[in-house]
């Protein structure tokens, strides 16, 4: 700072997702140490057990005990003293409202901020001032009795007090009364005089002193003032919901009263009718607020733990007393609920204090130490308490900092993984060697945190008579640490005790190999996984981080994805149908006043802590500690006065009004006209009409249609007419009349800012629709009926009703659109065309030229995402209003309003999905369009589907029928040739380093010949045989090549899978005319341009234009047959001429003919014509050929996961005594069928017999085989000849000429059977061809479809050849004979190009939409059940304050004293009221038989609606 995710690919819009920071966290894996934070975020759940608030004997009465000692003693024991200024309890005082929890409640002056208090209070504290005078009467405790299980209690009696109550005095106290000036917020306040009521108090220690008494300090009491603290008021801030809009009766006010420290309806009584709200009252939902806190550039958004302030609570509820402060956590007193005791009569209780314990929960510590520090509370002080607080435990739960060594060490060890088998990697990593010593371990040492207080001495000082005492100050000795023997030093030993965790497909930094096989699993998004996974499990390796590391969760960030800063609305979400209008919001120019906003100093306050910055202190750092700085706020108060307000005053250009002039389908009513359709009346006619793609339904002999004439009746105006006019939209059209809106255009004169916008809010508002009442020709939903059709509840036809039409009313929505909200101002033009003014010209009418209003069209700048807009802006600035925030669910549900209904209108959520969308783009597709081609169609000729039979293939079968091939582009295909072999298959039988290949050992010469068993492999044997080449060299021995034969492993071997893992090769599109690049331009870009267009061509052939020039793979052309001549050479070929023969048979010839060599010829090269002076076209001539002569090879980029692992290579897998190898025998040949491709035929264009002519290209020594012979043949003997222009296969055949057959299942056809042969080969049964006699099947031109041909071609006729021992109707090639026909491009099919649309892109064999059917999910509805909150009305009323009574009771005072009296208490009553109850409402959950739609799922069902003219736009 960005990134992945819609597409084939682009740009944009737009959501989701990630990279980063955080956390009081959890969970997982692992885990050395030290510092410094931090730890119930849930159950304001319910709590055992200890603590957490007490002190003060210098206020007061009373006063024990163990112990220790002394005397006594009956040895039980008692008595004194000490303890003892003592515990414990009591009265009193001060404290217990602090400190410490904890966030339930509360949307509120609660909290922050600034203020006011002239409307108040404040115990201890500090200063000052003054005083502390004299009396009285009780009571706890204790003792006595006496009730209760207990808690407590009650009744008599003694006693103090700094404890209670009278009375005295009194200042600057309170109050009343007047009064003065002052100062004021105008309400009043302070200050001074003056008079009159009124109101204190308590003592205690020490000291001197016989005493009275004086004195210090403490305390008390009065006043003043000061500091703290607290109360109350005010201005501003401070969540969501408007599907919460109306709320209020103590409510707003006034007035008397009461109450309070103190204002106030805070309460009361009377009056008055008022008070809050769209600037959100009222409800409803959440939620402590704040400094801060994380985040972020920043503004902002979250949040509200620890530490800080406020502020609410204290089991729940209600209430008071006490007191300076309470309506009170560890306090009362009711009331509830739970929990405990209990003698059942009744009390007790309140951890949201510190540990703790149960429960919840993912999830949060020790029932520890100490008051040494800090800080409260009591005291004169020591001291006593202090779970505040200071430490320590416990948790890696956060920060933060150390270690887990470190040099050196290549034989690059040993293992591991990987490997192309060479190496490569872990990796200097280790080991090995030399060192070092943080933490830990263990030995010694040893802090700071402490300062005080207190005693004692000492000085100094103040009080007083005082050198007694006594207070302040200074200073000295003594004392005091829980953490702790801790932190810190020092020292021994010794690499020893200390590395995990997560990723590794792309965002994202890191790859490999084994396993697994859409399984198992992963995933944050995008997606992996279906047999070679870098994505899933291990493993090696690597990267990140590191005592952590990962997932979860939640916040902010990125996200400009709520846009102030800083977003939009023509098509992606998004402009209100349109107008008129309140309130708001914005406003022309000039002077002058003001100072409300602006802007500038100043002051005060923004608490500290935090963040920043400097600086210091723990060894660094975190952590802390000092200073600064900032805190953009808020009040006060001085200026300025340009801009906005606000007030005046004034002006015209912005509005506007008057006058004259003109258009116009603006509106409303009233008349009025014609041509049409229907109907009805008569004629005239006669079968038909009508409708359609074709048809019916339907009218018509009862007279229709046609056709004249007359008449009815309703609804609508042809032509004018027009991207014309008019209106605010909706909208408006025959022709007149009358009312009426607005709008322009021209001059001038008035007003004098009177504007612009426009939330509610009122109006108008197509067309369907409603409702009342009329009307109804024509057209026309529902329906009906005919047709199409798989179906047709459509689309087409014949009928038809609401309804279109008119009054009246109601609805209020439309693709109400220019998908463009209004106004206002600025920015180039050009050009039609409406209205109207002006100029110039003109007799005029036209035209030209300015201008000013509207309405088109083209276009630059400039905006856009691009198309596109462009003075009518979607440029450029201003002002308002409406309005969007990812697709679906849904514009739906609930709810509220409006309607008579239909329905309109406000308007979610769950759940779901990563897209949904815009704009170009590039193919691809159309039952879209324009050109153009090809045996595509016409045109034609033969065939194929019909028969038999070959033959492929399915399919059955079967031990097996072996495999592969499947529209075209599989099927006489692989296979140019399955009886053994081949053969891969099945059944049997063997073999196990093998049939084959290398290597290592041992032995043998190789090898030939031949015996038994057995099907056969094979097994056991027999005989003969001993080579080649080297050394040594006497016999003979040693070594090698190559054969053979045995032994072991390495290893062979597979026609075993995967052609979707490959190479090679091959078919198709298509022998169609494409296919691409460089460079330049254009475009944000994907891309485009070039390659499109005019012509042309068989062709992107070529010419011409062009923002394109070029070039490349294709086309053509260059190869090769063939046609024509020329030369060269003539064997085995040829023979014109001379000779010769039975014959080119022999001379001979080198002319022909043919053979192979080299060549030549066409080039649109020549004329016309035509065309752009082109390319080209037509036609002529010429020529053996003419416009590519005619075949042939040759096959662009690419498609189709085509086709082949069984031709061959090959990767991965799998089998190894078997999926390999040998052998025998079957079988690949089978047979109710179906389908391809042939072949013979159906016959006279034929069939037979006889005769006869004429090729071309091949083959032949393991071959072809003449002649002759033998057989009817098919062959056989036998044997020349030929390695081939010499010789053989080998007679071409149809064809011609005779003759016969005469339309028949035939003298057509030949299957099929029999039976006798030949051939070939160890072997013709399964299973060869071929002959010869016999037999003689179907079939008489073939339905629906459907193939191949354009010329030496279709069709017919034979020939050879590969394969092969033998087999061909097939497969390759060859020549004979030799046609027809192409108007033509409308249609089928198929390709090319250009152009359109598209929702396609796996590309139309796409795409996708509804409904029923199962499953599952959230949601609405619902007779209803059941909580919660709450309002209203009513009964009922605890404790308590208040008030009232006060008869009963009554110590202080008084009195006129056996009593009253004033005051009090008990006790009724009275008002309020909590808790409780009825009844009745509202409002939110929860559920609940049925029901609704809704999403989402595997490959269900049924059509096929939309995307193309989607087949009816």
């Nucleotide at each position: 700072a960005g990134a992945g995710u819609u597409u084939g690919a682009u740009c944009c819009u737009g959501g989701c997702u990630c990279a980063g920071a955080a956390u009081g966290a959890a969970c997982g894996c692992u885990g050395g140490c030290g510092g410094c934070g931090u730890g119930c975020u849930u159950a304001a759940c319910a709590c055992a057990u200890g603590c957490a608030a007490g002190u003060c004997g210098a206020a007061c009465g009373a006063g024990a005990a163990a112990g220790u000692u002394u005397c006594c003693u009956u040895c039980g024991g008692g008595a004194g003293a000490u303890g003892a200024u003592u515990a414990a309890a009591g009265u009193g005082g001060c404290g217990c409202a602090c400190g410490g929890g904890u966030g339930a409640g509360u949307a509120a002056c609660g909290c922050g901020u600034g203020g006011g208090u002239a409307a108040u209070c404040u115990a201890c504290c500090c200063u000052c001032a003054a005083a502390u005078c004299a009396g009285g009467a009780a009571u706890a405790a204790c003792c006595a009795g006496c009730c209760g299980a207990a808690a407590g209690g009650c009744u008599g009696g003694c006693u103090a007090a700094u404890a209670c109550c009278g009375g005295g005095u009194a200042u600057u106290g309170u109050u009343g009364u007047a009064a003065a000036g002052c100062u004021u917020u105008c309400g009043a306040g302070a200050u001074u005089a003056a008079c009159a009521a009124c109101g204190a108090a308590a003592g205690g220690u020490g000291g001197c002193g016989c005493a009275a008494g004086c004195u210090a300090c403490c305390g008390u009491u009065u006043g003043a003032g000061g500091a703290u603290g607290a109360g109350c008021c005010c201005g501003c801030g401070u969540c969501c919901c408007a599907u919460u809009a109306g709320c209020u009766u103590g409510u707003u006010g006034g007035u008397g009263g009461g109450g309070u420290a103190a204002u106030g309806g805070c309460c009361u009584a009377c009056c008055a009718a008022g008070g809050c709200a769209a600037c959100g009252a009222u409800g409803g939902g959440u939620a402590g607020c704040u400094g801060g806190u994380c985040u972020g550039a920043g503004a902002g958004g979250a949040u509200g733990a620890u530490c800080a302030g406020c502020c609410a609570c204290a089991c729940u509820g209600g209430a008071a007393c006490u007191g300076a402060c309470a309506c009170a956590c560890g306090g009362u007193c009711c009331a509830g609920a739970c929990u405990c005791c209990u003698a059942c009569g009744g009390g007790a209780g309140g951890c949201a204090g510190c540990a703790g314990u149960g429960a919840g929960g993912a999830a949060u510590u020790u029932u520890g130490c100490g008051c040494a520090a800090u800080g409260g509370g009591c005291g004169a002080a020591a001291g006593c308490c202090u779970g505040a607080c200071g430490c320590a435990g416990c948790a890696a739960c956060g920060c933060c900092g150390c270690g887990u060594g470190a040099g050196u060490g290549a034989a690059g060890a040993a293992g591991g993984c990987c490997u192309u088998a060479g190496g490569g990697u872990c990796g200097u990593a280790a080991a090995g060697c030399u060192c070092u010593g943080u933490c830990g371990a263990u030995g010694g040492g040893g802090a700071a945190g402490a300062a005080g207080u207190u005693a004692a001495g000492u000085a100094g000082u103040g009080c007083a008579a005082a050198u007694a005492g006594u207070g302040c100050u200074a200073u000295u000795u003594a004392u005091u640490g829980a953490c702790g023997g801790u932190a810190c030093c020092c020292g021994u030993a010794g690499a020893g005790g200390a590395a995990g965790c997560a990723c590794c497909g792309g965002c994202u930094a890191a790859c490999u190999c084994c396993g697994u096989g859409c399984c198992a699993g992963c995933a944050g998004c995008c997606g992996c996984g279906g047999u070679a996974a870098u994505a899933c499990g291990g493993a090696g390796g690597g990267u990140g981080c590191a005592a952590g590391c990962g997932u979860u969760a939640u916040u902010c960030g990125g996200a400009a994805u709520u846009a102030u800063u800083g977003g939009g609305c023509g098509u992606a979400a998004a402009g209100g149908g349109c107008g008129c209008g309140u309130a708001g919001g914005c406003g022309g120019g000039u002077g002058c006043a003001u100072a409300a906003g602006u802007c500038a100093g100043a002051u005060g306050u923004g608490a500290a802590a935090u963040c920043u910055c400097g600086g210091g202190g723990c060894u660094c750092a975190a952590c802390c500690c000092c200073g600064a700085a900032a805190g953009u706020g808020c009040a006060u108060u001085u200026g300025a006065a340009a801009c906005u307000g606000u007030g005046u005053a004034u002006c015209u250009u912005g509005a506007g009004u008057a006058u004259g002039g003109u258009a116009g389908a603006g509106g409303a009513a009233a008349g009025c006209g014609g041509a049409a359709u229907u109907c009805c009346u008569g004629g005239u006619g006669u079968a038909g009409a009508g409708g359609u793609g074709a048809a019916a339904u339907u009218c018509g002999u009862a007279g229709a249609u046609a056709u004249c004439a007359g008449g009815a009746g309703g609804a609508a105006c042809a032509c004018c007419a027009a991207u014309g006019g008019c209106g605010a939209a909706g909208g408006c059209a025959g022709c007149u009349u009358u009312c009426u809106g607005g709008c322009c255009c021209a001059a001038u004169a008035c007003u004098g800012a009177c504007g612009c916008u426009g939330a509610g809010g009122c109006g108008c508002g197509a067309a369907g629709g409603c409702g009342u009442g009329g009307g109804u020709a024509g057209c026309a939903a529902a329906c009906a009926g005919g047709a199409u059709u798989a179906g047709a509840u459509a689309c087409c036809c014949u009928g038809g009703u609401a309804g279109u039409c008119c009054a009246c009313g109601c609805a209020g929505u439309a693709a109400a659109c220019g998908u463009u909200g209004a106004u206002c101002a600025c920015u180039a033009g050009g050009u039609g065309u409406a209205g109207u003014g002006g100029g110039u010209a003109u007799u005029g009418a036209c035209u030209c030229c300015c201008g000013c209003u509207g309405c088109g069209c083209c276009g630059g700048a400039g905006c856009u995402a691009a198309c596109g807009u462009a003075u009518u802006a979607a440029g450029u600035g201003a002002u308002c209003c409406g309005c969007c925030u990812g697709g679906g669910g849904a514009g739906u549900a609930c709810g509220g309003u409006c309607g008579c209904a239909a329905g309109a209108u406000u308007a979610a959520a769950a759940c779901u999905c990563a897209a949904a969308g815009g704009a170009a783009u590039u193919g691809a597709c159309g039952g879209g369009g324009g050109c153009c081609c090809g045996c595509a169609c016409a045109a034609g000729c033969g065939g194929u589907g019909g028969a038999g039979c070959a033959u492929g293939u399915g399919g059955u079968u079967u031990a097996a029928u072996u495999c592969g091939a499947c529209g075209c582009a599989a099927c006489g295909c692989g296979a140019a040739g399955a009886a053994c072999c081949u053969u891969a298959c099945c059944u049997g039988g063997a073999c196990u380093u093998g049939a084959c290949a290398u290597c290592u050992c041992g032995g043998g010469a190789a090898c030939c010949u031949u015996u038994u068993a057995g099907a056969g492999a094979u097994a056991a044997g027999a005989g003969g045989g001993u080579g080649c080449c080297u050394c040594c060299u006497u016999u003979g021995g040693a070594g090698g090549a190559g054969c053979c034969c045995g032994a072991a492993g390495a290893c062979a071997g597979g026609u075993g899978c995967u052609g979707c893992a490959u190479g090679g090769c091959u078919g198709u599109c298509g022998u169609c005319a494409g296919c691409u690049c460089g460079u330049g331009u254009c475009g944000u870009g994907a891309g485009a341009u070039g390659u499109u267009g005019g012509g042309u061509u068989a062709a992107g052939u070529c010419c011409c234009g062009c923002a394109a020039c070029g070039a490349g793979c294709g086309c053509a052309a260059c190869c090769c047959c063939u046609a024509u001549c020329u030369u060269c050479a003539g064997u085995u070929a040829c023979c014109a001429u001379c000779a010769u023969u039975a014959a080119g048979u022999u001379g001979g010839g080198g002319a022909c003919u043919c053979u192979g060599g080299a060549g030549a010829u066409a080039c649109u090269g020549c004329c016309c014509c035509g065309g752009u002076u082109a390319a080209c076209g037509g036609g002529g001539a010429g020529g053996a050929a003419g416009g590519u002569g005619g075949g042939g090879a040759u096959g662009a980029c690419g498609u189709c996961a085509a086709g082949u692992c069984c031709u061959c290579a090959u990767g991965g897998c799998c089998c190894u005594u078997a999926u390999g190898u040998c052998c025998a025998g079957g079988g690949c040949u089978a047979c109710a069928c179906a389908c391809g491709u042939g072949c013979u035929a159906c016959a006279a264009u034929g069939g037979u017999a006889u005769a006869u002519a004429c090729a071309a290209a091949g083959g032949g020594u393991c071959g072809c085989g003449a002649c002759c012979u033998c057989g009817c043949g098919a062959g056989g003997g036998c044997a020349a000849g030929c390695u081939a222009a010499u010789c053989c296969c080998a007679u071409a055949a149809a064809g011609u000429a005779u003759a016969c057959c005469u339309c028949a299942g035939u003298u057509c056809g030949g299957a099929u059977u029999g039976u006798a042969g030949u051939c070939u080969g160890c072997a013709a049964c399964u299973c060869g061809a071929c002959u010869g006699c016999a037999u003689g099947a179907a079939g008489u031109u073939g339905g629906a479809a459907u193939c191949g041909c354009u010329a030496g071609u279709a069709a017919u006729c034979g020939u050879g050849g590969a394969u092969c021992a033998g087999c061909a109707u097939g497969c390759c090639a060859c020549g004979g004979u030799g046609a027809a026909u192409a108007c033509g491009u409308u249609c089928c099919c198929g390709g090319g190009c250009c152009u359109u649309g598209u929702a396609c892109a796996c590309a139309c064999c796409g795409c996708c939409c509804g409904u029923c059917a199962c499953a599952c999910c959230a949601u609405g509805a619902g007779a209803g059940u059941u909580g919660g909150u709450u309002g209203u009305a009513c009964c009922a009323g605890a404790a308590g304050u208040c008030g009232u009574u006060g008869g009963g009771c009554u110590a202080a005072u008084c009195u006129u004293u056996u009593a009253g009296a004033a005051g009090g208490c008990a006790a009724a009553c009275g008002c309020c009221u909590a808790a409780g109850g009825u009844a009745u409402g509202a409002u939110u959950g929860a559920u609940a038989a049925u029901u609704a739609g809704g999403g989402u799922g595997a490959a269900g069902u049924c059509g096929u609606a939309a995307c193309a003219a989607g087949g009816u736009a």
Source information: The RNA shown here (small-subunit ribosomal RNA) has 1513 nucleotides and comes from a metagenome. The prediction has a mean pLDDT of 83.